[in-house]
Predicted 3D model of a 112-nucleotide RNA (SAM riboswitch aptamer (S box leader)) from Sulfoacidibacillus thermotolerans. Its mean pLDDT, the model's own confidence on a scale to 100, is 84.
RNA sequence: CUCUUAUCGAGAGUGGCGGAGGGACUGGCCCGAUGAAGCCCGGCAACCGUCUUUUGCGUUAGCAAAGGAAAGGUGCCAAUUCCAGCAGAGCUUAGGCUCUGGCAGAUAAGAG
Numbered sequence: 001c002u003c004u005u006a007u008c009g010a011g012a013g014u015g016g017c018g019g020a021g022g023g024a025c026u027g028g029c030c031c032g033a034u035g036a037a038g039c040c041c042g043g044c045a046a047c048c049g050u051c052u053u054u055u056g057c058g059u060u061a062g063c064a065a066a067g068g069a070a071a072g073g074u075g076c077c078a079a080u081u082c083c084a085g086c087a088g089a090g091c092u093u094a095g096g097c098u099c100u101g102g103c104a105g106a107u108a109a110g111a112g
Base pairs, nucleotide, nucleotide: 001112002111003110004109005108006107007106008105013041015040016039017038021031022030023029025085026084027083028082042077043076044075047073048072050068051067052066054065055064056063057062081104086101087100088099089098090097091096
């Protein structure tokens, strides 16, 4: 980098350093000197791994469910993935609105 699978309406600081940018892309709309990015601390969360004197299946190895645990590996901490971007359906005194699927993206696990 590509592919596969799962998830994306919940959750997370009135801290320190830092100094102007940030919210992937495009268009909007926002956040930001009452201090952006980044770093540190702090916190959230069970995806993998881990644990169980729980339950089921299995001859065993183990598998599944439920639960525990954040001292393992990641991830995350404005706004639904901030909204829309393509297609379809419904509604609409016309400006739009709602729903469904997809695209794109993010994260995890696995494969090449």

Notes:
It matches the Rfam family "SAM riboswitch aptamer (S box leader)". Its family is annotated with regulation of gene expression in the Gene Ontology. Rfam describes the family as follows. The SAM riboswitch is found upstream of a number of genes which code for proteins involved in methionine or cysteine biosynthesis in Gram-positive bacteria. The model forms 97% of the base pairs in the Rfam consensus. The source organism's lineage runs through Bacteria, Bacillota, Bacilli, Alicyclobacillaceae and Sulfoacidibacillus.